Predicted 3D model of a 356-nucleotide part of an RNA (large-subunit ribosomal RNA, domain IV) from an archaeon. Its Rfam family is "Archaeal large subunit ribosomal RNA".
Context: one part of a larger RNA
RNA sequence: CCGUGGUUAAGGAACUCGGCAAACUGACACCGUAACUUCGGAAGAAGGUGUGCCGGUAAGCGUAAAGGGACUUGCUCCCCGAGCGCUGGCCGGUCGCAGAGAGCAGGGGGUAGCGACUGUUUAUCAAAAACACAGGACUCUGCUAAGCCGCAAGGCGAAGUAUAGGGUCUGACGCCUGCCCGGUGCCGGAAGGUUAAGGGGAUCUGUUAGCUCGCAAGGGCGAAGCGGAGAACCGAAGCCCCGGUAAACGGCGGCCGUAACUAUAACGGUCCUAAGGUAGCGAAAUUCCUUGUCGGGUAAGUUCCGACCUGCACGAAUGGCGUAACGACUUCCCCGCUGUCUCGACCACGGACUCA
Numbered sequence: 001c002c003g004u005g006g007u008u009a010a011g012g013a014a015c016u017c018g019g020c021a022a023a024c025u026g027a028c029a030c031c032g033u034a035a036c037u038u039c040g041g042a043a044g045a046a047g048g049u050g051u052g053c054c055g056g057u058a059a060g061c062g063u064a065a066a067g068g069g070a071c072u073u074g075c076u077c078c079c080c081g082a083g084c085g086c087u088g089g090c091c092g093g094u095c096g097c098a099g100a101g102a103g104c105a106g107g108g109g110g111u112a113g114c115g116a117c118u119g120u121u122u123a124u125c126a127a128a129a130a131c132a133c134a135g136g137a138c139u140c141u142g143c144u145a146a147g148c149c150g151c152a153a154g155g156c157g158a159a160g161u162a163u164a165g166g167g168u169c170u171g172a173c174g175c176c177u178g179c180c181c182g183g184u185g186c187c188g189g190a191a192g193g194u195u196a197a198g199g200g201g202a203u204c205u206g207u208u209a210g211c212u213c214g215c216a217a218g219g220g221c222g223a224a225g226c227g228g229a230g231a232a233c234c235g236a237a238g239c240c241c242c243g244g245u246a247a248a249c250g251g252c253g254g255c256c257g258u259a260a261c262u263a264u265a266a267c268g269g270u271c272c273u274a275a276g277g278u279a280g281c282g283a284a285a286u287u288c289c290u291u292g293u294c295g296g297g298u299a300a301g302u303u304c305c306g307a308c309c310u311g312c313a314c315g316a317a318u319g320g321c322g323u324a325a326c327g328a329c330u331u332c333c334c335c336g337c338u339g340u341c342u343c344g345a346c347c348a349c350g351g352a353c354u355c356a
Stems, first nucleotide, its partner, number of pairs: 001351008010342002014340001019337001027051005036041001038172001052094006059087005067079004071074001095099001107335004112330002114327002119131002135170007147156003173322004178252003183249002185245005192240003198234002203229005210221004253271005280314001281311001292308005
């Protein structure tokens, strides 16, 4: 010096990102116990008192000897009840620093955020406000169901049948969940436009038996057949089109003026839009400016709590706002307690170190 334990004057969180770590608390009995609340809880709330041993004494429960009584004479029943066992009240005494004598054995309270809750998770840096969850909603599926695995056979769904099964979103409970269907998606419609293969073959064309021009070489025309190209026209779904649908994906404005102090604008004008953000909440796990401003707490508070609203850039099942209970979650404060600290010190054991 390192590790693991122990003690420590005075102070008591001044330490630190943060009381991390440590300390305090701790059992049982009794007394007593707030806000709030879904009336279950919150509660072991909080906060107190007692606890050894000896003697005396009252009581309760169990068991039951002797004695007495009854008759139906029995291993009978009834009464009284010594003794013993257990529980444990009261009174008195007594010892120690200390009586749950050592060990094992909650620190507590308040506030706010998030998540209702018990659960689940990154085996090996994350246990959480993430996942799940009962509950809610939408949607698909009529049974050879939808959906899923498989090339198929076959299987799951399900030996189920819409109070069932699949998918998606939300996430107890309470109060609620506004406006927009223009875009995208989905559902419905089928008149019109567009449209594939295919059908259809107008027309054009290759070849040449033949005809024809030519002295010849060669040229021109050209039926049938066999080929090639191919217009009009007839051709579904889809798309265009017409509607519906937002607990489907999503979206939810700007400028100017106006009231007899000022300020502000219930009011008016104008432009744009599919519609311009309702309720509730709001410097928030969301606020850039920002340590916003005011209030509270502190001697002093970029955090915290309560307000305000100028919401850079909350907002209603990508749910909004509340909420008792719950949480090895997160924030702030208080009490207790302490070597966390002022600021160190000492002790024990084991290492390190030296020697063998």